[in-house]
Molecule: Bacterial RNase P class A
Organism: Chitinophagales bacterium
RNA sequence: GCUGCAAGCCAUCCUGUCGCGUCCCGAUUAAUCGGGAUGAGGAAAGUCCGGGCGGCACAGGGUAUCGCGCCACCUAACGGGUGGGGUUCUCGCAAGAGAAUACAGAGAGUGCCACAGAAAAUUACCGCCCUGAGCUUGUCGAAGGGUAAGGGUGAAAAAACGGGGCUAAGAAUCCGUUCGGGCGAUGGGUAACCAUAGCCUGGGGUAAACCUCGCGAGCCGAAAGACCAAAUAGGCCGGCGUUACUAGAGCGUCCCGCUCGAUUGCCGGCGGGUAGGUUGAUAGAGGCCAUCGGCGACGGUGGUCCCAGAUAAAUGACAGGAGUUUGUCUUGCCUUAGGCGAGACGAGCACAGAACCCGGCUUAUCGGCUUGCAGCCUUU
Numbered sequence: 001g002c003u004g005c006a007a008g009c010c011a012u013c014c015u016g017u018c019g020c021g022u023c024c025c026g027a028u029u030a031a032u033c034g035g036g037a038u039g040a041g042g043a044a045a046g047u048c049c050g051g052g053c054g055g056c057a058c059a060g061g062g063u064a065u066c067g068c069g070c071c072a073c074c075u076a077a078c079g080g081g082u083g084g085g086g087u088u089c090u091c092g093c094a095a096g097a098g099a100a101u102a103c104a105g106a107g108a109g110u111g112c113c114a115c116a117g118a119a120a121a122u123u124a125c126c127g128c129c130c131u132g133a134g135c136u137u138g139u140c141g142a143a144g145g146g147u148a149a150g151g152g153u154g155a156a157a158a159a160a161c162g163g164g165g166c167u168a169a170g171a172a173u174c175c176g177u178u179c180g181g182g183c184g185a186u187g188g189g190u191a192a193c194c195a196u197a198g199c200c201u202g203g204g205g206u207a208a209a210c211c212u213c214g215c216g217a218g219c220c221g222a223a224a225g226a227c228c229a230a231a232u233a234g235g236c237c238g239g240c241g242u243u244a245c246u247a248g249a250g251c252g253u254c255c256c257g258c259u260c261g262a263u264u265g266c267c268g269g270c271g272g273g274u275a276g277g278u279u280g281a282u283a284g285a286g287g288c289c290a291u292c293g294g295c296g297a298c299g300g301u302g303g304u305c306c307c308a309g310a311u312a313a314a315u316g317a318c319a320g321g322a323g324u325u326u327g328u329c330u331u332g333c334c335u336u337a338g339g340c341g342a343g344a345c346g347a348g349c350a351c352a353g354a355a356c357c358c359g360g361c362u363u364a365u366c367g368g369c370u371u372g373c374a375g376c377c378u379u380u
Base pairs, nucleotide, nucleotide: 001376002375003374004373005372006371007370008369009368010367012322013321014320015319016318017317018316020039021038022037023036024035025034026033027032041351045362046361048360049359050358051357052356053221054220055219056218065217066216067215068214069213070084071083072082073081074080085103086101087100088099089098090097091096104212105211109210110209111206112205113204125151126150127147128146129145130144131143134140135138159178160177161176162175163174164173179202180201181200182199183198185196186195187194188193225279226278227277228276235270236269237268238267239266240265241264248260249259250258251257286305287304288303289302290301291300292299293298323349324348325347326346327345328344329343330342331341332340333339334338
C1' cells in the first nucleotide's frame, strides 16, 4: 500500500430566492402582518417481542388457547443481551481455532419414515438347518417349521468387534475391549457441566408431528382514558295562560260526592348525548462527559444539557457554487503490463418521513471515515 473480516461513527455541504409547522415578542383583541427562536431517523419502517401508562374485569382453583424450554448473570421487562457449558460441522499431525445451534421428554400413548429393499419395527428375499409328501433314489424335492452367523438393499436392518461354550442351524450364555445409556461415589465448578475409577444395562429415527412434563400470559389499546361543551330534536322540573270543574283514572253495587287529572301555547331552568375544543402528549427506565466497580451485558457517583410536537398532518422547491463516486476523452511523469497526477464533458449522491412514550429484534440503505485483527506485496 492492497484485499478480507469485525466493531463503532457519519450519511452531502454552502449561498441566494420563494414557501411550511410550533413557540415568544410587537402592531389595542381575532384574522392578518412584521421580527426572533426552533423544527425527523439510524432505521422515524415492519408492527414481530417486551414494558410504561390507561380503561374494563377479578375470592380461590381448574379447563381451553397461545407462547417459551442448557446454566449463571444483566434488565422495568422480554422470545432481547452478556458470559459460560453441551452437541454438530469445518480447518489442523497435534495443541487448538472458527462457525452453527427451539439445546426438556422418543422407558406414557398415537402417527409418520422418500428411493432402494422381503422387511423401516413384534422384518425371512437369497442362503443355512430340521421334518419331509413324492419318484426319475439324487449334491432331487411339493409343503411345513426354525434361524439374523453369511449375502444383498439402504443414511439407518435391531450397539460393534475378538475369543470360547451350547446347538440341527442359531443374536440371547461366558470372558475381554470399544461405544451409548443409567445409578450412586470421589474431586473441580455458584450452576449447566467436566474428570476419575466402580456397578448395572443395550431401548432405530422423528416432538418448528400430535402429545407429555415444567414455566408464563385476565382482556383491550391513544379511535385508551379524563375534562369543557353549541345549534337542532327528544326527556324532566317550575311559572303564567288555555281547554275546563271537560275526556279519563281512583274510592264505591250504582248515583251523588271527594281526590287526582289530560290537551295545548309561551317563558325559565336542569340533565344526557352529538359537532367542536382542551388534555392525555413530550423532562424521560433521557442525552453527553468524567470517574469508580465488573471479563462483559450493565450498574454507582459527580458534572452538564433540554433535544420536533404536527392532527389530514409542517421540516420543502428552484438556481448557482463546492465536495465526493463513477464513465469517456485529452495530457504529464514513472521501467512494459500498469500506477500516480492534471484538465474537459456526462451521469449519480441512497434507504426512507415522527403521530402516546420507551427497550429490543428484523428488514432497507449511493457512499464515506476511524479502530482492531488476518493475509499478500513493496521499501528501510